[in-house]
Context: one part of a larger RNA
RNA sequence: UGACGGGGGCCCGCACAAGCGGUGGAGCAUGUGGUUUAAUUCGAUGAUACGCGAGGAACCUUACCAGGGCUUAAAUGCAGGUUGACAGACUCCGAAAGGAGUCCUCCCUUCGGGGCAACCUGCAAGGUGCUGCAUGGCUGUCGUCAGCUCGUGCCGUGAGGUGUUGGGUUAAGUCCCGCAACGAGCGCAACCCCUAUCUCUAGUUGCCAGCGGUUCGGCCGGGGACUCUAGAGAAACUGCCCCCGCAAGGGGGAGGAAGGAGGGGAUGACGUCAAGUCAUCACGGCCCUUACGUCCUGGGCUACACACGUGCUACAAUGGCCGGUACAGAGGGCAGCCACUCCGUGAGGAGGAGCGAAUCCCUAAAACCGGUCUAAGUUCGGAUUGAAGUCUGCAACUCGACUUCAUGAAGCUGGAAUCGCUAGUAAUCGCGGAUCAGCCAUGCCGCGGUGAAUACGUUCCCGGGCCUUGUACA
Numbered sequence: 001u002g003a004c005g006g007g008g009g010c011c012c013g014c015a016c017a018a019g020c021g022g023u024g025g026a027g028c029a030u031g032u033g034g035u036u037u038a039a040u041u042c043g044a045u046g047a048u049a050c051g052c053g054a055g056g057a058a059c060c061u062u063a064c065c066a067g068g069g070c071u072u073a074a075a076u077g078c079a080g081g082u083u084g085a086c087a088g089a090c091u092c093c094g095a096a097a098g099g100a101g102u103c104c105u106c107c108c109u110u111c112g113g114g115g116c117a118a119c120c121u122g123c124a125a126g127g128u129g130c131u132g133c134a135u136g137g138c139u140g141u142c143g144u145c146a147g148c149u150c151g152u153g154c155c156g157u158g159a160g161g162u163g164u165u166g167g168g169u170u171a172a173g174u175c176c177c178g179c180a181a182c183g184a185g186c187g188c189a190a191c192c193c194c195u196a197u198c199u200c201u202a203g204u205u206g207c208c209a210g211c212g213g214u215u216c217g218g219c220c221g222g223g224g225a226c227u228c229u230a231g232a233g234a235a236a237c238u239g240c241c242c243c244c245g246c247a248a249g250g251g252g253g254a255g256g257a258a259g260g261a262g263g264g265g266a267u268g269a270c271g272u273c274a275a276g277u278c279a280u281c282a283c284g285g286c287c288c289u290u291a292c293g294u295c296c297u298g299g300g301c302u303a304c305a306c307a308c309g310u311g312c313u314a315c316a317a318u319g320g321c322c323g324g325u326a327c328a329g330a331g332g333g334c335a336g337c338c339a340c341u342c343c344g345u346g347a348g349g350a351g352g353a354g355c356g357a358a359u360c361c362c363u364a365a366a367a368c369c370g371g372u373c374u375a376a377g378u379u380c381g382g383a384u385u386g387a388a389g390u391c392u393g394c395a396a397c398u399c400g401a402c403u404u405c406a407u408g409a410a411g412c413u414g415g416a417a418u419c420g421c422u423a424g425u426a427a428u429c430g431c432g433g434a435u436c437a438g439c440c441a442u443g444c445c446g447c448g449g450u451g452a453a454u455a456c457g458u459u460c461c462c463g464g465g466c467c468u469u470g471u472a473c474a
Base pairs, nucleotide, nucleotide: 001474002473003471004470005469007468008467009466010465011464012463013462015458016457019421020420021419022418023417026313027312028311029310030309031308032307033306034304035303042053043052064299065298066297067296068295069294070293076124077123078122079121080120081119082118083117084116088103089102090101091100092099093098106115107114108113126288127287129286130285131284135282136281137277138276139275140273142271147186148185149184150183151182152181153162154161155160166177167176168175192265193264194263195262197234198233199232200231201230202229203228211221212220213219237259240253241252242251243250244249315414319373320372321371322370323369324368331362332361333360336355337354340351341350342349343348380411385406386405387404388403389402390401391400427450428449429448430447431446432445433444
């Protein structure tokens, strides 16, 4: 000087408390451990691994296994040599890859050769093989925490200190006051984006707002008011008033769409964990070279006595079922989204209009109204299994999703323990997208609808900041 303390003081954070909903029990989905296996490819492992790399494992992917093949190789370049083509068609073996064979078969030329292609030789290849303890890059985490440093000066023999401590204040090393310090840098904040109000500009979305027409649908004429769209601007600054205070600032009030950082996002200091990644990529070293490279068929990554994590669906009446009736936002769409009509109980099929889209389509559910069920393992719950189908795809046996009929399991609120959340939040309801032929999505990333309870307080648990104290630790 740090680190640590079941030392002290001050202060924060859904850290506790106060609340609401869960997990831990059940069934299933998914990841992991373990076990099994010819293989169940590899990595991630307290917090910071475990719906993680996977934003799509039937083949492919694929890196694993079994078997069958190739050897300058899947690609490209250089040098030398040989051939004249290469491609294509056909036959045979074969699961395919591959192998064998037949047919067909160049251009320019100054005749030296050149171009092009195949093959041979040589040189370069290739490796998801090892080392993240050789690395770059990228990332997690402490932590959006308020800290981390420097120049000069001053103090100290020196390590180092001071500044950065102190008194206040703040979300903040934020600001004020003081001070052997005076300044500065990286962080904080602001500048950026979305959202909340208004104005202007602009009208193939919207509007009987006011007029006319109407087969009644902004449908038509028409309008630039409104909603909206998207560009520019305005607006918030403790600016004003009262109180406290030296000040910074704090408390209350007015006005205002918004008030003291309005709400949200992007943004992550010096560094820590020899943290993670050699399998995105790049790269040092090492290793393989008729194989640790590469092609193919099939299998595996989907196994199953078990154990754990994360989820979904439930155990019902604030509910289930049936009928009727409303209201979004954000996205996506041409090998696509598909209105509408017909067929089918249905998944879907057959027709078929519009739309490369503010124009057409995908397109709501909870809610509301009416009816029914009456406390029951049930009209709860839907696992499992049987049968019959639909669709995608070369192909659904291992191993797809969906539909219909039948079957109806466990489950009656879950021990010890444990998680999330402070407001348009939790809870609950549906919708969209990426990936994608299809899909094991209950995942992830977004979007809107309905919409709470509680916070006395900081003693305690966890993490953190500042000062101080002890130390046999560095």